[in-house]
A computed fold for a 75-nucleotide RNA from a Candidatus Woesearchaeota archaeon, annotated as transfer RNA.
Model confidence (mean pLDDT): 81 of 100.
The organism belongs to Candidatus Woesearchaeota, within Archaea.
The RNAcentral record of the sequence draws on ENA.
RNA sequence: GGACCAGUGGCCUAGUCUGGAUAUGGCGACGGCCUUCUAAGCCGUAGGUCGGGGGUUCGAAUCCCCCCUGGUCCG
Numbered sequence: 001g002g003a004c005c006a007g008u009g010g011c012c013u014a015g016u017c018u019g020g021a022u023a024u025g026g027c028g029a030c031g032g033c034c035u036u037c038u039a040a041g042c043c044g045u046a047g048g049u050c051g052g053g054g055g056u057u058c059g060a061a062u063c064c065c066c067c068c069u070g071g072u073c074c075g
Stems, first nucleotide, its partner, number of pairs: 001074007010027003020058001029045005051067005
């Protein structure tokens, strides 16, 4: 230098192929219930510019282009 893959709450992850409106679940955090207390269990709440920018579209995490970061391979 070239090719491919990945990037989604503090952490991990589904959704991307086939655009459809409020982005999934788990762990963790906080609050409540329960308990003599803690743990476990149950209920609830907060937390996301979906890596960044631009484009297409009525509508983009999803399609297109450029860039950034990480990984693998080729030279």
It matches the Rfam family "tRNA". By type it is a transfer RNA.